[in-house]
A computed fold for a 75-nucleotide RNA from a Myxococcales bacterium, annotated as transfer RNA.
Its Rfam family is "tRNA". By type it is a transfer RNA. Rfam's curators write: Transfer RNA (tRNA) molecules are approximately 80 nucleotides in length.
Model confidence (mean pLDDT): 81 of 100.
């Protein structure tokens, strides 16, 4: 070099044009002598970066970044 796959809350992840989500983690509560457990609520976000398409873009294009696998070519 080329080919795919992935990047979305702190951590694992879903979501594939129309209000961004779930467990777990964390903060109050509730209950207990307490403690974990269970409960109920709160808070967390530049969707990896730039551009395009389009009424609207996490989601479609195109470049780029950095992972992760394959494949080639020098040596």
């Nucleotide at each position: 070099g080329c080919c795919g796959c992935g990047a979305u809350a702190g951590c694992u992840c879903a979501g594939c044009g129309g209000u961004a989500g779930a467990g777990c983690a964390g903060u109050g509560c509730u209950u207990u002598c307490g403690u974990a457990a269970a409960g109920c609520a709160c808070a967390g976000g530049u969707c990896g970066u730039c551009g395009g398409u389009u009424c609207a873009a996490g989601c479609c294009c195109g470049a780029c970044u950095c992972g992760c696998g394959g494949c080639u070519c020098c040596a």